[in-house]
Molecule: RNase P RNA; transfer RNA
Organism: Chloroflexota bacterium
C1' cells in the first nucleotide's frame, strides 16, 4: 500500500427580504419532523368494557444456560453445533425410548427388517441350475443401521482387539449449559416436531378513528330476542299502584368451577331518521444531554442541567447572497510507475455545476424489519513492501 | 393513522409437502365437418407476485418484501 471484518457518527450550514404553526409577558421573545417518521411484524404504558381473584381447559406465542429490562419474539455474555487461513459470521438450539403419521421415485430392502450382482460351503441331471451360509465389496438413492486398522473364519460379521463414536456411572471444575478425565458396557438408539403431538414458561377483549364533556337537531321512529322472576320487610296513598331494601333463581370472563362484586327499564341484533359542530384526550416522558461510580457487557445508581413540534385536509415553505460537501476543465507542485510520451494520486489556485440520498409526525415509548447519493472516524485479521 | 383479507395460464378456477409434464371452463390458434358461417369434435401453445429459510423435495410450511381490496369517525 492492498484487501476483508467490525463498530460508531453525520446526510448540511449562515445571513437578508416576504409568508406560516404552537406557547406567551402577545414586546417581536421563544420553539418547529426522522434515524428511519416507513411495514404495522412484536412488546407495553394509556382508555373503555353487567370484570376482578384463584384453579382447569381451548386457542395463541416463546423454547441451550445465565442475566438486562416497565416488558418482548428484543439486547448482553456464555455453552454446544456449521462455516472461514484468520479477524469474524450463521443456527425458529428442550423431546423422536409418551404416541400417532411421512419417506415419493429409484432399490432386495427405508421400523426392525433386508438379498439384486457378489463371496464361500454342498448336492447333482454340469447348467446362464439347485439348497445352505452371508452382509465385509459393488450397484441404487438425501439417507442402507456405527467408522478406521489388525487378528479371525470355508467366506464374512463387533466375532475379537486397538483408538475415535454412542450409552451408563463416579470424580473434578463451572451459578448453569456443559467441558475434561477414569471405569463400566450392548457392540448397538435411521430422519422429519418451520408434521399432529409431549414436556416447561407467558397471554382477558378492543384499541385514541379508544375514550370524556358540551351544544344541537330529529321520528324519545319500528321489529326481534333476554332480563324484568319468586318470597318477606319498610314507607307512601282510599284503591289501583309507586318507592326502598333482603334472600333465591336468571345474566355479566373465550369456556367450566369456586370466590367476591355489578347491571335490572335495561342489554344485544336489524331497518330507518337526525348531527355529521365544539373542547379535552395532544404532549414533562420508563425523557435529553454531560460527569463520576459499578459492571466482560446489555444496562443499572448518583449528580448536574434542558424543555426540544402537537397539527386538524393538515404548519416549518418561496426568492436571493455566501460557504461547506460532491461533479468537471486548466495551471503549479510532491509522491510511485515508465527510456520518453504518459498514467496513478494527494496539496494549492482560478472558472463552471450543483445546493443533490432514503424520504415528513398525527396518543407515546422500547425494538425488529425495509429504503438510503456522498462524507467521516476507530478497532481487528491476512498479504505485499522498507526500517 | 389503525384493524383484517387477498395474490395460480389472456379471463374466472381446482390444489393444500411426492400423483404437478400443475387440472378444468372461456377465450386465441390450427385440423375435420359444411356450398359458407354457426353449432360439434380433435390437438397444441399459455400460469403458481418476488426473494430467503426448513426438508431428499415447497404451488402447499415459515419469515421478510412488492401489489390489490375491505373496515374503524
Nucleotide at each position: 500500500c492492498c484487501a476483508g471484518u467490525c463498530g460508531g457518527c453525520u446526510g448540511g450550514a449562515c445571513g437578508g427580504c416576504c409568508g406560516c404553526u404552537g406557547c406567551g409577558u402577545c414586546a417581536u421573545g421563544c420553539a418547529g419532523a426522522g434515524g428511519a417518521a416507513a411495514g404495522u411484524c412484536c412488546g407495553g404504558g394509556c382508555u373503555c368494557c353487567a370484570c376482578g381473584g384463584a384453579g382447569a381447559c381451548a386457542c395463541g406465542g416463546c423454547g441451550c444456560c445465565g442475566g438486562a429490562u416497565a416488558a418482548c419474539g428484543u439486547c448482553c455474555g456464555g455453552c454446544g453445533g456449521g462455516g472461514g487461513c484468520g479477524a469474524c459470521c450463521c443456527c425458529a438450539g428442550g423431546g423422536a425410548a409418551a404416541g400417532c403419521g411421512c419417506c415419493a421415485c429409484a432399490g432386495a430392502a427405508a421400523g426392525c427388517a433386508a438379498a439384486c450382482c457378489g463371496c464361500c460351503g454342498g448336492g447333482c441331471u454340469u447348467g446362464u441350475c439347485c439348497c445352505g451360509g452371508u452382509a465385509a465389496g459393488g450397484g441404487u438413492g438425501a439417507a442402507a443401521g456405527g467408522g478406521u486398522g489388525c487378528g479371525g473364519u470355508a467366506a464374512g460379521a463387533g466375532c475379537g482387539c486397538a483408538c475415535c463414536g454412542c450409552c451408563u456411572c463416579g470424580a473434578c471444575g463451572g451459578c448453569a449449559a456443559c467441558g475434561c478425565c477414569g471405569a463400566g458396557g450392548g457392540c448397538a438408539u435411521g430422519g422429519c416436531a418451520a408434521g399432529c403431538c409431549c414436556c416447561g414458561c407467558c397471554g382477558g377483549g378492543a384499541g385514541c378513528a379508544a375514550a370524556a364533556c358540551c351544544g344541537a337537531a330529529u321520528a324519545g321512529g319500528g321489529g326481534c330476542g333476554a332480563c324484568g322472576g319468586a318470597a318477606g320487610g319498610c314507607u307512601u296513598g282510599c284503591a289501583a299502584g309507586a318507592g326502598c331494601u333482603u334472600u333465591c333463581a336468571a345474566c355479566c370472563c373465550g369456556u367450566c368451577u369456586c370466590c367476591g362484586g355489578g347491571a335490572u327499564g335495561u342489554c344485544g341484533c336489524c331497518c330507518g331518521g337526525g348531527u355529521u359542530g365544539g373542547u379535552u384526550g395532544c404532549u414533562c416522558g420508563a425523557g435529553g444531554c454531560g460527569g463520576u461510580c459499578g459492571g466482560c457487557g446489555a444496562c443499572g445508581a448518583c449528580c448536574g442541567u434542558c424543555c426540544c413540534a402537537g397539527a386538524g385536509g393538515a404548519a416549518u415553505g418561496g426568492c436571493c447572497g455566501u460557504c461547506a460537501c460532491g461533479c468537471g476543465c486548466g495551471g503549479u507542485u510532491g509522491c510511485g510507475g515508465g527510456a520518453a510520451a504518459c498514467c496513478g494520486u494527494g496539496u494549492c489556485c482560478g472558472c463552471g455545476c450543483c445546493a443533490u440520498a432514503c424520504a415528513g409526525a398525527a396518543c407515546c415509548c422500547g425494538g425488529c424489519u425495509u429504503a438510503c447519493a456522498g462524507g467521516c472516524c476507530g478497532g481487528c485479521u491476512g498479504g505485499c513492501u522498507c526500517u | 393513522g389503525c384493524c383484517c383479507c387477498c395474490a395460480u395460464c389472456g379471463u374466472c378456477u381446482a390444489g393444500g409437502g411426492g400423483c404437478c409434464u400443475a387440472g378444468g371452463a372461456c377465450g386465441c390458434a390450427g385440423c375435420c365437418c359444411u356450398u359458407u358461417c354457426a353449432a360439434g369434435g380433435c390437438u397444441a401453445a399459455a400460469a403458481c407476485c418476488g426473494g430467503g429459510g426448513u426438508u431428499c423435495g415447497a404451488a402447499u410450511c415459515c419469515c421478510c418484501g412488492u401489489g390489490g381490496g375491505g373496515g374503524c369517525a